Predicted 3D model of a 265-nucleotide RNA (Bacterial large signal recognition particle RNA) from Acetivibrio sp. MSJd-27. The model forms 93% of the base pairs in the Rfam consensus. It is recorded under the gene name ffs. Rfam family: Bacterial large signal recognition particle RNA. The family's RNA type in Rfam is non-coding RNA gene. Rfam's curators write: The signal recognition particle (SRP) is a universally conserved ribonucleoprotein involved in the co-translational targeting of proteins to membranes. The organism belongs to Acetivibrio, within Bacteria. The sequence is in RNAcentral, with records from ENA. Model confidence (mean pLDDT): 76 of 100.

RNA sequence: CCGCACUAACCGGGGAGUUAGCGGUGCCCUGUACCUGCAAUCCGCUAUAGCAGGGGUGAAUGCUUCCGCGCGGCUGUCGUUCUGUAUAGCUGGUGUUUGUAAGUGGUGAUGAGAUUUUGGUCCUGUGCAACGUUUGGCUGUGAACCUCGUCAGGUCGGGAACGAAGCAGCGAUAAGCAGUUUUUUGCGUGUGCCGCGGGGUUGCUGAAGUUGAGCUAACUGCAAAAGUGCCGUGUAUAGACGGCUGUCAAUCGGAAGCUGUGCGG
Repeated sequence: CCGCACUAACCGGGGAGUUAGCGGUGCCCUGUACCUGCAAUCCGCUAUAGCAGGGGUGAAUGCUUCCGCGCGGCUGUCGUUCUGUAUAGCUGGUGUUUGUAAGUGGUGAUGAGAUUUUGGUCCUGUGCAACGUUUGGCUGUGAACCUCGUCAGGUCGGGAACGAAGCAGCGAUAAGCAGUUUUUUGCGUGUGCCGCGGGGUUGCUGAAGUUGAGCUAACUGCAAAAGUGCCGUGUAUAGACGGCUGUCAAUCGGAAGCUGUGCGG
């Protein structure tokens, strides 16, 4: 140096958490790098730090150290970022009320606005009408008897002449009932605004007259006040996102070094 067979070692790593500490199951990141059983109310170990069993590679595709890059995680801090919660009521805004009259609009010489006179609407007294109701008049009807008149028949008195009471009928009426184109008395009213009188003049409105150009505030604008806490804003807090510091760090790349046993040639 070569061949054969073995052994050590290796067959993922990392972060947080848990733990006296170290691993593992579980979670997360990377990445592809054996299998089975145990295991978060944990499982198993002791700085040589999973245990038990089985399998593979095998002294280089093994191990160690250093350098570079830096997926990702954790701590702290910052932020003209976003979201949620709580809170405040500021000289922000929305909305409300009031005012103004710059713009738009509406209206106005077919006369704005102002002013004078006189009315209406308003209140009240009274009258008239209407409506409702009541009462009277007129007409009709209306009493077996207890209303009237006349009273056939019949009854009674009388010698007779005559007389008396009186039912039915007829007629007229009482109480009652009905009607009434017209009509009497009284009462009432959210009927009518019809007449007369008195009162009143805030508002609205009509007519006549004088004067002669504005009036309105619907929308926009402007101003003020109060309120609300809807939007914005401030403060605090929680989370997300981003930046920075520190720390751990996979993977990848590079450099250097270390390392057996046996047999044979």